The part of an RNA shown here (large-subunit ribosomal RNA, domain II) has 708 nucleotides and comes from Actinocorallia sp. API 0066.
The sequence was found in a public genome assembly.
Taxonomically the source falls in Actinocorallia (Bacteria, Bacillati, Actinomycetes, Streptosporangiales).
Context: one part of a larger RNA
């Protein structure tokens, strides 16, 4: 890993609903007894008949309360006669009849209390158990080749008054040198499913020492030893191991086993030592009751302050113009006056603005109520049993935030997914279209397509596009081109090209070394002339030169600006290999644009048929049975209705050595769990129909055993 087996909502007892049952203003025992009949007895207690009050009480009322108030809580139901009053719905009283529903089993939903579906901590306690490992201590023994240095003390001999000291010898000291046994473990290889749960192989450190080691002892769990690493205490140590309490809690993870029919959710709201839980409400669903009350359209009648707009209608913000209080400044001026001002600018005023905390104004769409019509549906609504959700995600619209960033974060409000398959969008939960009962080798369609892959048009008609734009992208540039304007000049010759001309005062004054059109300042004047600027632009050190404005002249017929649409182009750089149409490929398309005619295209729709569920109607009543409408996508989830294991009882049932079960092959039958025939094999059982009781259904829990 695979196989087989096993392997999770049990049980008890209180509660509370629902079905079915007994009895019924009543129901109904429990310890216990007698004893073996699932039999007789036991009425204590329990729950109901009546509330209300802390209570004492009082009672169809009671409690508060001076209180016949008023309020709480509670009795007060129906059919039917008859008055009366009425807005014609009904309300009130009276008269009769009829009534009130509980409690005890048994099944079953949830629930409280218990281990309460399973498995699953770390861990906290209490009793013991361990120093054969290892740390520290004790007693007792036991080891350390060789070789090296040469302390103190001593003799001797110099030295000195005596010493001190000095030299030689001799001594043999020492946490001394070197270095094997031993002992340790600092590098590096190798080993990492190892030869080993710590090794090996080469260096490597200490090796008379705080040394190394034998045997025996001894200290024990919040204790012990520790030259201290929180180290070690039997491959275990920030509290050892072993049983017990213990099936410790796990608002956490994971697992939870047939079937089919119906329904069908939420990821929101307030709270919360509360944010991955839980409470209540909000969405489901099942009862049972109400019966259109829901929803949708029209009309009527409100409420409101949002888009938008506006602002001499307010609060504010804010641009320019006019005006020009005050205030500065300058003159003046003994003082008060006064004059001037390219300062400063209120206030007015014109003209144009801005606002979530502005609004003289004001929709559309939503809201509310009324009324009519349609729809009438798994539509409102109430009571009561069960629940699960209480992490959501994108996308379109209005908005905060946050950069008008994020597949961002929060809020409204639709839709999808969740929990929804199918067709398209190359491939893609959330996007377009469409909601999947079951069959069919049958139609029509939608979104998207129809040159080929790949089902259908290389369809008509008019343009556009030359960039492979299509098939990725901006500020911003550009005589791409196309189609629509307005303008200028033009047979009195325009546009561009060619030919000539562009002259004189003058080198304009300044300035400057120099300034001569052409560094820069000032002024830009006159003259001849068809016509030239005191020059447009190269250029010179300055000059020179070259050109242009501006004329003539050939030529000959359009030629400049400028707005505004369609479609292109530049702006455009990335890492495996085209790689930014899904591909081949594609230019009067197979790109773009309008129009139009056809076809493809889905689990949609429609046809044929067949199940199920619900409603209505008819018919049958014990069930159902037929027609007509309507519906059958599903996750948590709630409801029905079934199969099948094992075992009991009852039919004194049935099968069975003329072969039971089980195991194999091969048929039939069911909407599905599954039945069921046969044939081998097997050799004693098995099984049907009603009940009744479970240890009652595997594939998942890093499941447990086994086996491969």
């Nucleotide at each position: 890993g695979c196989c087989u087996g096993c392997g999770a909502g049990u049980u008890a007892u209180g509660g509370u609903g629902u079905g079915u049952g007994g009895c019924g203003a009543g129901g109904u025992u429990a310890a216990c007894c007698c004893g073996u009949g699932u039999g007789g007895g036991g009425g204590a207690g329990c729950c109901g008949u009546a509330g209300c009050g802390a209570a004492a009480g009082c009672g169809a009322g009671u409690c508060u309360g001076a209180a016949g108030a008023g309020g709480g809580c509670g009795u007060c139901a129906g059919u039917g006669u008859u008055u009366a009053c009425u807005u014609c719905g009904g309300u009130a009283a009276u008269c009769u009849c009829u009534u009130u529903a509980g409690u005890c089993g048994c099944a079953u939903g949830c629930u409280g209390u218990a281990g309460a579906c399973c498995c699953g901590a770390a861990g906290c306690g209490g009793a013991g158990u361990g120093a054969u490992c290892u740390a520290g201590c004790c007693a007792u023994g036991g080891g350390c080749a060789g070789g090296u240095u040469g302390a103190a003390g001593c003799g001797c001999c110099g030295g000195u008054a005596a010493g001190a000291c000095g030299g030689u010898g001799u001594g043999g000291a020492g946490g001394a040198c070197c270095g094997a046994a031993c002992c340790c473990a600092c590098c590096a290889g190798g080993g990492u499913u190892g030869a080993a749960a710590a090794c090996c192989u080469g260096g490597g450190g200490g090796a008379u020492g705080a040394c190394c080691u034998g045997u025996g002892g001894u200290u024990a769990g919040g204790g012990g030893u520790g030259a201290a690493a929180g180290g070690c205490c039997a491959a275990u140590c920030a509290a050892a191991c072993u049983c017990c309490g213990u099936g410790a809690u796990a608002g956490c993870u994971g697992g939870u086993u047939c079937u089919c029919c119906c329904c069908g959710a939420a990821a929101u709201g307030c709270a919360u030592u509360u944010a991955g839980g839980u409470g209540c409400a909000g969405c489901g669903u099942c009862a049972c009751a109400u019966g259109u009350u829901u929803c949708u359209c029209g009309c009527c009648g409100g409420a409101g302050g949002u888009a938008g707009a506006g602002c001499u209608a307010c609060u504010g913000g804010a641009u320019g113009g006019c005006c020009g209080a005050u205030g500065g400044g300058c003159c003046c001026g003994a003082c008060a006056a006064g004059g001037u001002u390219a300062c400063u600018g209120a206030c007015g005023u014109c003209a144009g603005c801005c606002a979530a905390a502005c609004u003289c104004c004001g929709a559309a769409u939503g809201c509310c109520g009324g009324u009519g019509a349609g729809u009438g549906a798994g539509a409102g609504u109430g009571u009561g049993g069960c629940a699960g959700u209480g992490a959501g995600a994108c996308u379109g619209c209005g908005g905060g935030c946050g950069a008008u960033a994020a597949g961002g974060u929060u809020c409204g409000u639709g839709g999808u997914c969740g929990a929804g398959a199918g067709g398209g969008a190359a491939a893609c939960a959330g996007c377009c279209c469409a909601g999947a009962u079951c069959a069919u080798c049958g139609a029509c369609u939608a979104a998207g397509g129809c040159c080929c892959c790949u089902a259908a048009g290389c369809g008509u008609g008019u343009g556009c596009u030359a960039a492979g734009u299509g098939g990725g992208a901006a500020a911003g540039g550009a005589u791409g081109u196309g189609g629509a304007g307005u303008u200028g000049c033009g047979a009195u010759g325009a546009c561009a090209a060619c030919c000539a001309g562009g002259a004189g005062g003058u080198u304009g004054g300044c300035u400057u070394a120099g300034a001569a059109g052409c560094a820069g300042c000032c002024a830009u004047c006159c003259u001849u002339g068809a016509a030239a600027g005191a020059g447009u632009g190269c250029g010179u050190a300055a000059u020179a030169g070259c050109u242009c404005a501006c004329u003539g002249g050939u030529c000959a017929a359009g030629u400049g600006a400028u707005u505004c649409c369609g479609c292109g182009c530049c702006g455009a750089c990335a890492a495996u290999g085209u790689a930014g149409c899904g591909g081949g490929g594609c230019u009067c398309a197979a790109g773009c644009a309008c129009a139009c005619c056809g076809c493809c295209g889905a689990a949609g729709u429609c046809a044929u048929g067949g199940c199920a569920a619900u409603c209505a109607c008819a018919c049958u009543u014990a069930g159902g049975u037929g027609u007509g409408g309507u519906u059958g996508g599903g996750u948590a989830g709630g409801g029905g209705a079934g199969c099948g294991u094992c075992g009991u009882g009852c039919a004194a049932g049935c099968c069975g050595g003329u072969g039971a079960a089980g195991c194999c092959g091969c048929g039939g039958c069911g909407u599905g769990a599954g039945c069921u025939g046969u044939g081998g094999u097997g050799g004693a059982g098995g099984u049907u129909g009603c009940a009744c009781g479970a240890g009652u259904g595997a594939g998942a829990a890093u499941g447990c055993a086994g086996g491969c």